[in-house]
Molecule: c-di-GMP-I riboswitch aptamer
Organism: soil metagenome
RNA sequence: GACAAAGGCAAACCCCUCGUGAGGGGGGGACGCAAAGCCACGGGACUCGAGAGAGUCAGCCGGGUUGCCGAA
Numbered sequence: 001g002a003c004a005a006a007g008g009c010a011a012a013c014c015c016c017u018c019g020u021g022a023g024g025g026g027g028g029g030a031c032g033c034a035a036a037g038c039c040a041c042g043g044g045a046c047u048c049g050a051g052a053g054a055g056u057c058a059g060c061c062g063g064g065u066u067g068c069c070g071a072a
Stems, first nucleotide, its partner, number of pairs: 001069001008033002013028006031059001037065003041062003044057005
């Protein structure tokens, strides 16, 4: 980050499954994404808990790190 090329990922929803839950995994399916690859470091949202605290979300924002192509 291009009226490029080769590709990649996969929201909602449905089915199965794990979890108290947020949510995770598999299959189908595409709203979209130049990192919608990975990381829970900072902020934020969400869940469990009387609380202390524990957890979830990377497709909420920031940051770190790795990667494909090569016009401007």